[in-house]
RNA sequence: GCUGCUGUAGCUCAGUGGUAGAGCACUACAUUGGUAAUGUAGAGGUCGGGAGUUCAAUCCUCCCCAGUAGCACCA
Numbered sequence: 001g002c003u004g005c006u007g008u009a010g011c012u013c014a015g016u017g018g019u020a021g022a023g024c025a026c027u028a029c030a031u032u033g034g035u036a037a038u039g040u041a042g043a044g045g046u047c048g049g050g051a052g053u054u055c056a057a058u059c060c061u062c063c064c065c066a067g068u069a070g071c072a073c074c075a
Stems, first nucleotide, its partner, number of pairs: 001071007010024004018055001026042005048064005
């Protein structure tokens, strides 16, 4: 340099055109003599950035950024 893949909550990941979810973690409450465990509730997201298509985009198209794998080139 070329090609592919990945980027979504603090972490690990789902979702895939129609108001964004799970597990763990966090907070509160219940339970206990008190912890742990368990249960209930809650908070937490510009879905990497920008543009386009569409009535509507996390999802489709283009560009860019970051990571990753392979290939090529130079030494």
Transfer RNA from a Pseudomonadota bacterium, 75 nucleotides, folded computationally. The same sequence occurs in records of 2 taxa. The coordinates come from a structure-prediction model, not an experiment, and the mean pLDDT is 82.